[in-house]
């Protein structure tokens, strides 16, 4: 230089052909249960969806330019 993949919570990742409250689990926090500590059950906290424009009535999702990570060719 060229081609393709990933980016969504503190970490790990779901989100199908665009549709109406953006999700799980694990951490965190409370609470129950225990003589008490782990499990375990309930609850709660968390995100301007890597950024920046463009389409649309409506964009995590479609298109364009950037940026980081990986991979594979030269």
């Nucleotide at each position: 230089g060229g081609g393709c993949c990933u980016u969504u919570a503190g970490c790990u990742c779901a989100g199908c052909c665009g549709g109406u409250u953006a999700g799980a689990g694990c951490a965190g926090c409370g609470g129950u249960c225990u003589u008490a500590u782990a499990a375990g059950c309930c609850g709660c906290c968390g995100g301007u969806c890597c950024g920046g424009g463009g389409u649309u009535c409506a964009a995590g999702u479609c298109c364009c330019c950037g940026a980081a990570g990986g991979c594979c060719c030269a």
The prediction has a mean pLDDT of 82. A computed fold for a 74-nucleotide RNA from a Clostridia bacterium, annotated as transfer RNA. Rfam family: tRNA. NCBI's taxonomy places the organism under Bacteria, Bacillati, Bacillota, Clostridia.